[in-house]
RNA sequence: CGGGACGUGGCGCAGCCUGGUAGCGCGCACCCUUGGGGUGGGUGAGGUCGAGAGUUCGAGUCUCUCCGUUCCGA
Numbered sequence: 001c002g003g004g005a006c007g008u009g010g011c012g013c014a015g016c017c018u019g020g021u022a023g024c025g026c027g028c029a030c031c032c033u034u035g036g037g038g039u040g041g042g043u044g045a046g047g048u049c050g051a052g053a054g055u056u057c058g059a060g061u062c063u064c065u066c067c068g069u070u071c072c073g074a
Stems, first nucleotide, its partner, number of pairs: 001073007010026004020057001028044005050066005
């Protein structure tokens, strides 16, 4: 320098192909269960979906530019 993949709650990921309410597991807080804890059950908080722009009635999703991580090639 060229090409590919990835970036979504604290962590790990799905959702993208086919645009239409942002979800799952773990973790966290509270409650129930217990003599207490663990296990189990219930409820809840927590996200400007890497940044910006464009298309669209509507973008996590499509397009463009940039940033970061990583892999391959030179």
Transfer RNA from Cohnella terricola, 74 nucleotides, folded computationally. It matches the Rfam family "tRNA". The family's RNA type in Rfam is transfer RNA. The organism belongs to Cohnella, within Bacteria.